[in-house]
Molecule: transfer RNA
Organism: Rhodovulum sp.
RNA sequence: GAACCUGUAACUCAGUGGUUAGAGUGCGCGUCUGAUAAGCGCGAAGCCGAUAGUUCGAAUCUAUCCAGGUUCACCA
Numbered sequence: 001g002a003a004c005c006u007g008u009a010a011c012u013c014a015g016u017g018g019u020u021a022g023a024g025u026g027c028g029c030g031u032c033u034g035a036u037a038a039g040c041g042c043g044a045a046g047c048c049g050a051u052a053g054u055u056c057g058a059a060u061c062u063a064u065c066c067a068g069g070u071u072c073a074c075c076a
Base pairs, nucleotide, nucleotide: 001072002071003070004069005068006067007066010025011024012023013022018056027043028042029041030040031039049065050064051063052062053061
């Protein structure tokens, strides 16, 4: 330098055009217990990497850019 993959909650991930974006773990509160853990209930937490475009409608499609990764090339 080129091609491809990934980017969604604090973490790990699902959701691939259609009303309000979800799960597990973690966190907070409550419940339970003599107490703790486990269990159970409730809750908070999101610019869906950024910008622009297409569309009646974009997390989802397109372009550019940013970050990470894989492969190839280059490099003695």